[in-house]
Context: one part of a larger RNA
RNA sequence: AGCAUACGGUGGAUGCCUUGGCACCAGAAGGCGACGAAGGACGUGGCUACCUGCGAUAAGCCUCGGGUAGGUGGAAACAACCUGUGACCCGGGGAUUUCCGAAUGGGGCAACCCUGUUCCGGUAAUGCGGAACAACUCUUCGCUGAAUCCAUAGGCGAAUGAGGGCUAACGGGGGGAACUGAAAUAUCUCAGUACCCUCAGGAAAAGAAAGUAAGUUAACGAUUUCCUGAGUAGCGACGAGCGAAAGGGAAAGAGCCUAAACCGAGCGUCACAUUCAAGGCUGCAACCGUUGUGCCGCCGGUGUUGCGGGGCAUUUGCGGACCAAUUUGCAGUGAGGUCGGAGAGUUAAAAACCGCUCUGUUAGCUGAAUCACUUGGAAAAGUGAACCGCAGAAGGUGAUAGUCCUGUAAGCGAAAGCAGAGUGGCUCUCUGGCAGAUGUUCCCGAGUAGCACGGAAUAAGUGGAAGUCUGUGCGAAUCUGCGAGAACCAUCUCGCAAGGCUAAAUACUCUCUGGUGACCGAUAGUGAACAAGUACCGCGAGGGAAAGGUGAAAAGAACUCCUGACAGGAGAGUGAAAUAGUACCUGAAACCGUAUGCUU
Numbered sequence: 001a002g003c004a005u006a007c008g009g010u011g012g013a014u015g016c017c018u019u020g021g022c023a024c025c026a027g028a029a030g031g032c033g034a035c036g037a038a039g040g041a042c043g044u045g046g047c048u049a050c051c052u053g054c055g056a057u058a059a060g061c062c063u064c065g066g067g068u069a070g071g072u073g074g075a076a077a078c079a080a081c082c083u084g085u086g087a088c089c090c091g092g093g094g095a096u097u098u099c100c101g102a103a104u105g106g107g108g109c110a111a112c113c114c115u116g117u118u119c120c121g122g123u124a125a126u127g128c129g130g131a132a133c134a135a136c137u138c139u140u141c142g143c144u145g146a147a148u149c150c151a152u153a154g155g156c157g158a159a160u161g162a163g164g165g166c167u168a169a170c171g172g173g174g175g176g177a178a179c180u181g182a183a184a185u186a187u188c189u190c191a192g193u194a195c196c197c198u199c200a201g202g203a204a205a206a207g208a209a210a211g212u213a214a215g216u217u218a219a220c221g222a223u224u225u226c227c228u229g230a231g232u233a234g235c236g237a238c239g240a241g242c243g244a245a246a247g248g249g250a251a252a253g254a255g256c257c258u259a260a261a262c263c264g265a266g267c268g269u270c271a272c273a274u275u276c277a278a279g280g281c282u283g284c285a286a287c288c289g290u291u292g293u294g295c296c297g298c299c300g301g302u303g304u305u306g307c308g309g310g311g312c313a314u315u316u317g318c319g320g321a322c323c324a325a326u327u328u329g330c331a332g333u334g335a336g337g338u339c340g341g342a343g344a345g346u347u348a349a350a351a352a353c354c355g356c357u358c359u360g361u362u363a364g365c366u367g368a369a370u371c372a373c374u375u376g377g378a379a380a381a382g383u384g385a386a387c388c389g390c391a392g393a394a395g396g397u398g399a400u401a402g403u404c405c406u407g408u409a410a411g412c413g414a415a416a417g418c419a420g421a422g423u424g425g426c427u428c429u430c431u432g433g434c435a436g437a438u439g440u441u442c443c444c445g446a447g448u449a450g451c452a453c454g455g456a457a458u459a460a461g462u463g464g465a466a467g468u469c470u471g472u473g474c475g476a477a478u479c480u481g482c483g484a485g486a487a488c489c490a491u492c493u494c495g496c497a498a499g500g501c502u503a504a505a506u507a508c509u510c511u512c513u514g515g516u517g518a519c520c521g522a523u524a525g526u527g528a529a530c531a532a533g534u535a536c537c538g539c540g541a542g543g544g545a546a547a548g549g550u551g552a553a554a555a556g557a558a559c560u561c562c563u564g565a566c567a568g569g570a571g572a573g574u575g576a577a578a579u580a581g582u583a584c585c586u587g588a589a590a591c592c593g594u595a596u597g598c599u600u
């Protein structure tokens, strides 16, 4: 030195464990914010570095419920206290809530600096202290007021409301790549994806046909989503690739309001009119004339359709009662109103609020049944004998517990808040009009439809290319009308654009509650089971760790000794165990030793 055996050191694999994660299901919630959010800074404890809680009333204050013997957070110890006059704890409501932050009196290098006005306090007085208000935009109103007479723009001010910022995904709209694929590459693809901007909602969007069809005459009937149709029809340097729709089957189901014609016994501006007229609901008589008439605008009524609909005029039939305006009187008319009857409603077609009842939710409560012996440090184990079960889910307890604890099945519970449902009040609609006939030809959404050119989007790359959107230019018609049926034309069929609203079925999960797992088990599972978005790195945007386990219980080793030693160790003691001693369960290998044997 090598090999072997034994015993150690080092190291932290493996096994076991789980406080943490992951995925999904069901329900809830789907927002918070100038009543100052989200997120922070700084404070706050008897002693307090960190976390948590809280805010100068500062690990807390008041009140109403629950609950019961202990309590002063994680987190020990010391000190001092609280508590059956109910503390601590849990839940509802309230108070306080520094400074920054949309940050909003002005400024600013966030958590700081400096003001004004009014009121209160203080001073002999100033300085000083406290409270409230003081940003911008929109809306409404007032005052003022140019070029330019009226006016308008602009300026100044007030009022009470709103907005502003944050937020995981889902949604609508406006913009919009490239790598890549095509085995190169340009059309094409990736992809209207990523990303940016903007606006929402609990969902959003879409939505009640100028629809889908059909082929000689059928049919369907808003939208959305799923299955199918179908990798079909098609598109495509016909390459790579892209890729429908109708129809069928399901989910869910819901329909409405305006514009216009016309009317007003409504309002406003302007014009006309003064011959007492036109006209003032009608007739007669009186009276008025700031009335009236016309254009325009507003408001109210009417009206909303495709067997076309509506308006206006005349007319027919049916339809509760009463009162009654319209300058005055009489006679009518009947705008409007009251009662009655019928119906509906806050989720569209109108919109608030209140009461009662019930249900759920935000604390909780009741809740059956086992003992002995043996082994052991410990009984839940073994043996023996019992019991409960609408409860033998689960977790804990010194090993494996239906009957020890928490629970479980089942049942019960709210002063206060919230949510939902029902009901009543309440409100609205109809009755007040409806149905029909004849006539009239008044209306039926215009820089629109359409066309041309340039684009976009439809599965579709401009093509023979319909239908949709529109940048530029031209530019219709009103039912004897207009659009569509995949160039275009005819016939036929279907529909009625150029205004608007609309629940459900659908998408998602930052968050809360409950549950589940042929999901992970500390190099896994979240980056994070630990003071983790921490330490650390970076000027910054940003990047971003490692790190779990004594024991049933600290019983965490009094005391003695070695040593320079508050290091470390040897005894003693605790414990079932200390080769369980806080560098602590198990303790593999690499690597380093000690002893013995063999070989050289």
Base pairs, nucleotide, nucleotide: 001599002598003597004596005595006594007593008592009591015585016549017548020520021519022517023516024515025514026513027512028511029509030508031166032165039100040099041098042055043054044053046078050074051073061094062093063092064091065090066089070082071081072080105114106113107112115134116133117132118131119130120129121128136163137162138161139159140158141157142156143155144154170201171199172198173197174196175195181188185237211220212219224251225250226249227248228247234242235241255501256500257499258445262301263300264299266298267297268296270294271293272292279288280287281332282331283330284329285328286327306479308444309443310442311440312439313438314437315436316435317434318433320339321338322337323336340431341430342429343428344427345426353425354424355423356422357421358420359419360418361417362416364412365411366410370385371384372383373382374381386403387402388392394406395405396404450474451473452472453471454470455469456468458467481496482495483494484493485492536543537542556584559571560570561569562568

Large-subunit ribosomal RNA, domain I from a Bacteroidota bacterium, 600 nucleotides, folded computationally. The source organism's lineage runs through Bacteria, Pseudomonadati and Bacteroidota. Its Rfam family is "Bacterial large subunit ribosomal RNA". The coordinates come from a structure-prediction model, not an experiment, and the mean pLDDT is 81. The RNAcentral record of the full RNA draws on ENA.